[in-house]
RNA sequence: AACGUGCUCCGGGGUCGGUGAGAAUCCGAACCGGCGGUGAAAGUCCGCGAGCCGUGCCCUCCGCGAGGAGGGGACGGUUGAGCCGGUGAAAUUCCGGCACCGACGGUUAAAGUCCGGAUGGGAGGAUGCACGCG
Numbered sequence: 001a002a003c004g005u006g007c008u009c010c011g012g013g014g015u016c017g018g019u020g021a022g023a024a025u026c027c028g029a030a031c032c033g034g035c036g037g038u039g040a041a042a043g044u045c046c047g048c049g050a051g052c053c054g055u056g057c058c059c060u061c062c063g064c065g066a067g068g069a070g071g072g073g074a075c076g077g078u079u080g081a082g083c084c085g086g087u088g089a090a091a092u093u094c095c096g097g098c099a100c101c102g103a104c105g106g107u108u109a110a111a112g113u114c115c116g117g118a119u120g121g122g123a124g125g126a127u128g129c130a131c132g133c134g
Stems, first nucleotide, its partner, number of pairs: 003132005008126003015029004030113002032102002034048004043100002051078005057072006082098005104116003
């Protein structure tokens, strides 16, 4: 150095106009793309996280009780989208072309971009610190 343990820090982006009583939701044009992997760099290849549904367990508070409120974990399910050509040893990742996708609730009219759960959670990252090992 690597490795192990603990701590600390970091860890999501994106709008203008038109119509209309009313739309950042419709129409037109734009803009955005978490994390790890992948002989070469990925929103659309593989996997993960978050979201949603279900089962069950634990904790705290309120309540005489029935019961109610909040939090945490485990397991299972569900969860969108890309092709063609070029270069090359190798690319659905680069270059060129044309496409496509985007949870849940709310909102005087329908949302990837507005508001909200979220000052949350988190895949992971930094080698930053300490100890051990060496």
The RNA shown here (FMN riboswitch aptamer (RFN element)) has 134 nucleotides and comes from Microterricola pindariensis. Its mean pLDDT, the model's own confidence on a scale to 100, is 85. The organism belongs to Microterricola, within Bacteria. It matches the Rfam family "FMN riboswitch aptamer (RFN element)". Rfam describes the family as follows. The RFN element is a highly conserved domain that is found frequently in the 5'-untranslated regions of prokaryotic mRNAs that encode for flavin mononucleotide (FMN) biosynthesis and transport proteins.